[in-house]
Context: one part of a larger RNA
RNA sequence: GGAUGAACGUUGGCGGUGCGCUUAAUGCAUGCAAGUCGAGGGAGAACCAUCCGAUCCGCAAGGUUCGGGUGGGGAAACCGGCGAACGGGUGCGUAACACGUGAGGAACCUGCCCCGAAGAUUGGGAUAGCCCGAGGAAACUCGGAAUAAUACCGAAUACCUUCUCAACAUCGCAUGGUGAUGAGAAGAAAAGGUCCGCUGCUUCGGGAUGGCCUCGCGGCCAUCAGUUAGUUGGUGAGGUAACGGCUCACCAAGGCAGAGACGGGUAGCUGGUCUGAGAGGACGAUCAGCCACACUGGGACUGAGACACGGCCCAGACUCCUACGGGAGGCAGCAGCAGGGAAUAUUGCACAAUGGGCGAAAGCCUGAUGCAGCGACACCGCGUGCGGGAUGAAGGCCUUCGGGUUGUAAACCGCUUUCAGGAGGGACGAAAAUGACGGUACCUCCAGAAGAAGGCCCGGCCAACUACGUGCCAGCAGCCGCGGUAAUACGUAGGGGCCAAACGUUAUCC
Numbered sequence: 001g002g003a004u005g006a007a008c009g010u011u012g013g014c015g016g017u018g019c020g021c022u023u024a025a026u027g028c029a030u031g032c033a034a035g036u037c038g039a040g041g042g043a044g045a046a047c048c049a050u051c052c053g054a055u056c057c058g059c060a061a062g063g064u065u066c067g068g069g070u071g072g073g074g075a076a077a078c079c080g081g082c083g084a085a086c087g088g089g090u091g092c093g094u095a096a097c098a099c100g101u102g103a104g105g106a107a108c109c110u111g112c113c114c115c116g117a118a119g120a121u122u123g124g125g126a127u128a129g130c131c132c133g134a135g136g137a138a139a140c141u142c143g144g145a146a147u148a149a150u151a152c153c154g155a156a157u158a159c160c161u162u163c164u165c166a167a168c169a170u171c172g173c174a175u176g177g178u179g180a181u182g183a184g185a186a187g188a189a190a191a192g193g194u195c196c197g198c199u200g201c202u203u204c205g206g207g208a209u210g211g212c213c214u215c216g217c218g219g220c221c222a223u224c225a226g227u228u229a230g231u232u233g234g235u236g237a238g239g240u241a242a243c244g245g246c247u248c249a250c251c252a253a254g255g256c257a258g259a260g261a262c263g264g265g266u267a268g269c270u271g272g273u274c275u276g277a278g279a280g281g282a283c284g285a286u287c288a289g290c291c292a293c294a295c296u297g298g299g300a301c302u303g304a305g306a307c308a309c310g311g312c313c314c315a316g317a318c319u320c321c322u323a324c325g326g327g328a329g330g331c332a333g334c335a336g337c338a339g340g341g342a343a344u345a346u347u348g349c350a351c352a353a354u355g356g357g358c359g360a361a362a363g364c365c366u367g368a369u370g371c372a373g374c375g376a377c378a379c380c381g382c383g384u385g386c387g388g389g390a391u392g393a394a395g396g397c398c399u400u401c402g403g404g405u406u407g408u409a410a411a412c413c414g415c416u417u418u419c420a421g422g423a424g425g426g427a428c429g430a431a432a433a434u435g436a437c438g439g440u441a442c443c444u445c446c447a448g449a450a451g452a453a454g455g456c457c458c459g460g461c462c463a464a465c466u467a468c469g470u471g472c473c474a475g476c477a478g479c480c481g482c483g484g485u486a487a488u489a490c491g492u493a494g495g496g497g498c499c500a501a502a503c504g505u506u507a508u509c510c
Base pairs, nucleotide, nucleotide: 001510002509003508004507006506007505008504009503010502013382014381015380016379017378018377019375020374021340026338027337028336030335031334032333035082036081037080040079041078047072048071049070050069051068052067053066054065056063057062089293090292091291099218100217101216102215108211109210113207114206115205116204117203118202119201121155122154123153124152131144132143133142134141135140160187161186162185163184164183165182166181168179169178170177171176221264226256227255228254231253232252233251234250235249236248237247238246268290269289270288271287272283273282274281275280295316296315297314298313299312318329319328320327321326346372348371349370350369354368355366356365357364358363385415386414387413388412395406396405397404398403419451421446422445423444424443425442429437454499455498456497457496458495459480460479461478465494466493467492468491469490475482476481
């Protein structure tokens, strides 16, 4: 000098764009953050219409209330499908194929999506909600009767797929591999709606996407020198979508290590960011890619995909409810609270846009996202006026008492109106409709210099000097050093210097 997710002190006009718990991965009140589909299914509340009966008011027409029937209507709940494995958060752990990069492989899986081929025949039994009953304070649980499906289960068919067997061809020394052929065994389905366009279902092949696996290389600190028993390899078996000590039985005794094993400390990695002429050094907030985690530890279930933040089970700590028998919970989602801290924001608006889930669609959901609020936290832009004005006014300060300086500075004269303020108009972002932002941006008009400047420093480094006070005191200080009676170094004043909505200080990095 540059830089910062900064903090502190003094000061503070406006706007734009970003950024905002670096500490306790501490604990959390409250609300919201993942639903959707009636074009899969049964059933169906409120409400509306109408009819019947009863009831009340009325002379009547007609109306009120209740019950029942029919039609419409579709809430909540339930079965079923898809989603909930994305999106959002955090950086605890991890020194590792976690990450980055390069090359490659096969022993595999892949919902939704795209292309192609073939098919969808025929049956069956349940079950939830609802209803009835029982238990419980609750959470909820149990029994009975009945019912539907794109829920579930048989049978048939098999382009095809998988497996077994046979003989053939081919490769190999060989166990065997590959290819086409034949025989046998096993394996499917779901229909719905109708606006008649479609959308789904099953099997197979291919693609795309994603995942999985293997290998080489690169990358932190220190020195703790030996380390390892599923350890290293083999055979066999199990397991997995799949290879593999992944697991197990048996056998062998190997494997790693001074090119750093093993151990210890620290740490998410990268694109990048800061600095630097570069080489390099430091860092890894925001944004983007990957990884890991979800109160702590363990486990599996479901599923195309999880060993699953707002799913389940077990154990533990903690908190809450309880009728004491038993139950409930997990903000490292968005806000917000307590605590910790030098320190970090609103319990806001909207799905209008972009994107995501579901749906044929209309649409619903979406604290993703888009916006607004708060904060000079950072960067950038603008303003706080412009021109004239000497008797160089008054006042202040200094003085050799002549004057000098503050200083064209002010007053005064003339002018302008950015920004802020008031009034009117008023978008783009949206495609037919639909705008949270927002009466915002922007435009026009109005008034008036009006509402808008401070901070630090002035001994040298280092730009800027005098007076008074103080008297090694009080104090200053980044280093050198100032202060003990003439202090440009302390304090105050005048003057001056540098930056400027900031200026200084502290911390950290180059």